[in-house]
């Protein structure tokens, strides 16, 4: 210097994000989603069940996480 969880408000379908409060921790817990991992699945796509009607389940990121790891960029101290 940053700021976890919790709590409050806003936002999102959700994961989550933003702000306030608050400090668990962090010598980069600065920035970037490029690779890996993880999270969510409203809409969309595929599959299955059901089918009078309404739907249900599984998978997939175009979503999210940089305080999961690696990498890139920038930075501080000795």
């Nucleotide at each position: 210097g940053c700021a976890a969880a919790g709590c409050c408000g806003c936002u999102g379908a959700a994961a989550g994000g933003c702000g306030g409060u608050g400090a668990c921790g962090c010598a980069g817990a600065g920035c970037c989603a490029c690779g890996g991992g993880g999270c969510u699945a409203a809409g969309g796509c595929g599959a299955u069940c059901a089918u009078c009607u309404c739907g249900a389940u599984c998978g997939c990121a175009c979503g999210c996480u940089c305080g999961c790891c690696g990498g890139g960029c920038c930075g501080c101290c000795a």
Predicted 3D model of a 78-nucleotide RNA (c-di-GMP-I riboswitch aptamer) from a soil metagenome.
RNAcentral holds the sequence, with entries from MGnify.